Small-subunit ribosomal RNA, 5' domain from Methylomonas subterranea, 521 nucleotides, folded computationally. It was read from a public genome assembly. The coordinates come from a structure-prediction model, not an experiment, and the mean pLDDT is 86. Rfam family: Bacterial small subunit ribosomal RNA. Its family is annotated with structural constituent of ribosome and ribosome in the Gene Ontology.
Context: one part of a larger RNA
RNA sequence: GAUUGAACGCUGGCGGUAUGCUUAACACAUGCAAGUCGAACGGUAGCAGGCCUUCGGGCGCUGACGAGUGGCGGACGGGUGCGUAAUGCAUAGGAAUCUGCCUAUUAGUGGGGGAUAACGUGGGGAAACUCACGCUAAUACCGCAUACGAUCUACGGAUGAAAGCUGGGGACCUUCGGGCCUGGCGCUAAUAGAUGAGCCUAUGUUGGAUUAGCUAGUUGGUAGGGUAAAGGCCUACCAAGGCGACGAUCCAUAGCUGGUCUGAGAGGAUGAUCAGCCACACUGGGACUGAGACACGGCCCAGACUCCUACGGGAGGCAGCAGUGGGGAAUAUUGGACAAUGGGCGAAAGCCUGAUCCAGCAAUACCGCGUGUGUGAAGAAGGCCUGAGGGUUGUAAAGCACUUUCAAUGGGAAGGAAUACCUGCCGGUUAAUACCCGGUAGACUGACAUUACCCAUACAAGAAGCACCGGCUAACUCCGUGCCAGCAGCCGCGGUAAUACGGAGGGUGCAAGCGUUAAUC
Repeated sequence: GAUUGAACGCUGGCGGUAUGCUUAACACAUGCAAGUCGAACGGUAGCAGGCCUUCGGGCGCUGACGAGUGGCGGACGGGUGCGUAAUGCAUAGGAAUCUGCCUAUUAGUGGGGGAUAACGUGGGGAAACUCACGCUAAUACCGCAUACGAUCUACGGAUGAAAGCUGGGGACCUUCGGGCCUGGCGCUAAUAGAUGAGCCUAUGUUGGAUUAGCUAGUUGGUAGGGUAAAGGCCUACCAAGGCGACGAUCCAUAGCUGGUCUGAGAGGAUGAUCAGCCACACUGGGACUGAGACACGGCCCAGACUCCUACGGGAGGCAGCAGUGGGGAAUAUUGGACAAUGGGCGAAAGCCUGAUCCAGCAAUACCGCGUGUGUGAAGAAGGCCUGAGGGUUGUAAAGCACUUUCAAUGGGAAGGAAUACCUGCCGGUUAAUACCCGGUAGACUGACAUUACCCAUACAAGAAGCACCGGCUAACUCCGUGCCAGCAGCCGCGGUAAUACGGAGGGUGCAAGCGUUAAUC
């Protein structure tokens, strides 16, 4: 000199854009953060409509829908950096793998069965919850049939699947439910792709030798098991190997990278925000489900802690967003909205979304603007100095003329909005002018928001401090003090004339900041 997620002191007008627990991975009150689908299912607790009513009520009939069965999603998104010096990360390669939803293609979607929740009845319990019996549905569950591909094979063959729901409809049939035709969404098997993930190898990746030897599943082989998959990954047997001064092992420290800061560069330091990867979710262990987890807001066991209890037994996990206590020099609101972007579910309408977008707080940082402009010598008054003449503050003020950025008040006003749904029109599909799909035009949708921006009104009106002035280092005098009080980054000042302490006047430097401290180059 540059820099910072900074803090402290004094001071503080506005805006834009960013950033904001670096410490206790300490403990957490409260609310919210993952739901959705009635176009899978039986249904109807509540609401609204309709119908019936003996006016008590009844009927799932309709819109819808609590709880329940079922499906998809809760493996994403969000947080943190404990652990980890290599099962990590970075770069470059590799072969022995899986991949829900999505895309393309091929072939199917036939015919049966038995249960079970909800519900009802009864019982246990303080509660959490739970037991028995009875009834019922499905895209829940299980056989049978079929098998273009697929798997296994002794090449003869063998094995293995599915589910329906919904929009519209002219003939024909009908048990009046529908069949049938047609469109859409699904389901099963398979191939390929895309995406995502698992695995292997090489090289690089902090300090310590006051850590020199380490290793028995250890190193390799055979056989078997296991996995989606190679492999001591596991087991049995056999061999005796493997690593190490090119630093093994051990100890300490640490998430890694793109990057960031600095520097002419080489390098050094660092890893907040943003992006990629990894690890973790009270502590330790374990598996289940699933395409995917050994799963932050799932389950089981153990432990510590907290809470409830009728003492028998139960409940919980903010390193999600806010917020609280604690720790600390130190770090924000228990805010608004799903309008946009994105995600989950759904045919869609839509619902959910503390992701996100916004607002609030903080000079924490960077950038921009303002606090007036011109004129004005009687060089006013006052202050300070003085050699008492004057000098200086100083065109500074006052006065006169002007302007109104920003702030204030009032009015206007973009863009973020594109869809989807709805209403027209035109094509496609089809037996069809239904339905559905595509195109096109219109209409609808804004948290922010008292928006950005523009116009008007009025007044110089509301807006300057901080540090320093001995040398380094830009800037000097007076008074007080008297090795005292004090200053100090280094040299050093102060013991009666202190440009170095304290005050004042004046000056210098930065400026909504200035200085100090800490840290890095």